Overview: This is a predicted structure of a 105-nucleotide RNA (SAM riboswitch aptamer (S box leader)) from Chryseobacterium taklimakanense. The RNAcentral record of the sequence draws on Rfam. The prediction has a mean pLDDT of 87. The source organism's lineage runs through Bacteria, Flavobacteriia, Flavobacteriales, Weeksellaceae and Chryseobacterium.
[in-house]
RNA sequence: AGCUUAUUCAGAAAGGUGGAGGGACUUGACCCUACGAAACCUUGGCAACCUGCCCAGUGCGGUAAGGUGCCAAUUUCAACCCGACAAAGGCGGGAAAAAUAAGUC
Numbered sequence: 001a002g003c004u005u006a007u008u009c010a011g012a013a014a015g016g017u018g019g020a021g022g023g024a025c026u027u028g029a030c031c032c033u034a035c036g037a038a039a040c041c042u043u044g045g046c047a048a049c050c051u052g053c054c055c056a057g058u059g060c061g062g063u064a065a066g067g068u069g070c071c072a073a074u075u076u077c078a079a080c081c082c083g084a085c086a087a088a089g090g091c092g093g094g095a096a097a098a099a100u101a102a103g104u105c
Stems, first nucleotide, its partner, number of pairs: 002104007013043005021032003026079004044071003049067003052063003055059001075097001080094004085089001
């Protein structure tokens, strides 16, 4: 890398280095960005998937020490299928893709 399962409308930023991009890919839209993008470092935080620990209570429990992850916007939105609304247009459901965790060969 692949495969399996679960989750994805909640939540959480300051400083330093850096110096023009970034929001996964493609197309389109929209947005962020010299009032400083990406990346890296430090500190802080969020969350609770795994481990640990706690219990009259064993739970959709608590905790947050360890392993990950994450800290603009629903996974930023759409794309394929289905549905109702005359249409436009937006809306709802599903799929695909992606991300993360745990497991597996």